Record summary
Transfer RNA from a Patescibacteria group bacterium, 87 nucleotides, folded computationally.
This record gives sequence, C1' cells and structure tokens, in this order.
RNA sequence: GGAGAGGUGCCAGAGUGGUCGAAUGGGCCGCACUCGAAAUGCGGUGUACCUUCACGGGUACCGUGGGUUCGAAUCCCACCCUCUCCG
Repeated sequence: GGAGAGGUGCCAGAGUGGUCGAAUGGGCCGCACUCGAAAUGCGGUGUACCUUCACGGGUACCGUGGGUUCGAAUCCCACCCUCUCCG
C1' cells in the first nucleotide's frame, strides 16, 4: 500500500429500515429468605441537557462527521480506531 471483519449501556453481546436507547447474560443497588452469609427469588440500574418542591416528564446520543428516507444502530459516502489476510 491492497482486501476483509468489527466498533451498541459499567462489561459481554443480540438487534441489519418502523413505539428498540435497545433483548439477553454478567456486574452493581435495594428487598425477601437466613442466627448470619452464600445460593436462590423479586424489583431497580446508561450519559448529557431542559423541566418539576419531589415523584416524574421531555429531547438528543449506537466510533466521528455528512447524506438518503415520512422514518436510520440498521442503507450510502468520508474519516478515526481494533483484528485478520495479501504484498
């Protein structure tokens, strides 16, 4: 230099156009059980901004920036990063 695969919440990881900011598992927090733990069960758990006394509500964000579309994590383009192969 060329080709291919990939980048999604704290971690792993599914989702390949339509109530999906998002399954599932782990982790973490709370509760139950227990003499106390572990295990198990139940509930909760991304970030930023706006709003609310609070509970809560709203908007944006799927590596970054553009584009297509009524609608994009999903399609197209450029760039960044990781891995594999070729030279």
The coordinates come from a structure-prediction model, not an experiment, and the mean pLDDT is 80. Its Rfam family is "tRNA". The family's RNA type in Rfam is transfer RNA. The source organism's lineage runs through Bacteria and Bacteria candidate phyla.